[in-house]
RNA sequence: UAUAUAAUUAUAGCGCCCGGACUCAUUAUUAAUUAUCAAUUGUAAAUUGUGUUUAAUUCUGAGUUGACGAGGAGAGGGCUGAUCGAUAUUCGGCGGAUACCCUCAGGUUAUAGCUAUUAGCCUUAAACUAAAUUCUUAAAACUUAGAAGUAAUUCUAAGUACAAAGGAAUUUAGGAAUAGCACU
Numbered sequence: 001u002a003u004a005u006a007a008u009u010a011u012a013g014c015g016c017c018c019g020g021a022c023u024c025a026u027u028a029u030u031a032a033u034u035a036u037c038a039a040u041u042g043u044a045a046a047u048u049g050u051g052u053u054u055a056a057u058u059c060u061g062a063g064u065u066g067a068c069g070a071g072g073a074g075a076g077g078g079c080u081g082a083u084c085g086a087u088a089u090u091c092g093g094c095g096g097a098u099a100c101c102c103u104c105a106g107g108u109u110a111u112a113g114c115u116a117u118u119a120g121c122c123u124u125a126a127a128c129u130a131a132a133u134u135c136u137u138a139a140a141a142c143u144u145a146g147a148a149g150u151a152a153u154u155c156u157a158a159g160u161a162c163a164a165a166g167g168a169a170u171u172u173a174g175g176a177a178u179a180g181c182a183c184u
Stems, first nucleotide, its partner, number of pairs: 014095004019091001020065006028057005034051002037049005068085003074104005105123006113181005128174009142159007
């Protein structure tokens, strides 16, 4: 240094990279430039060749980049174009994923109690409709200062803003069964 085994930690805008883009080196070509180099003609200079430098294209190789946070998990199965927004190449591809659907388990609502049915809902919460107020640390970006690398780029620290969805609390207006028993 590589391989194998075992253990631990972290991770769902999570992980990976054959496209694309970018960087460096390299091969070849073209254009311009240049040395007071070489050769030829000629004595004003011109032409050819070999090198220098720059740019573009091209061959090959190595590397870099490739989702910014908020939100989301009862169990099993299924399915794939799986919520929200931001001052953002976050393009493209592959895999996965707490979404969604079905079933099951337990619980809960139906207007004072119990049982059953019916119709919903919840997974520490719990019927439905509408509205208002408040809360729920946004981060990248940006600025500054450092570190690594030839470079593309990567990492760290400080400062400093701006969301939406969802959720919670409070309030207002509507507003949901059947049967039996018991009680008033």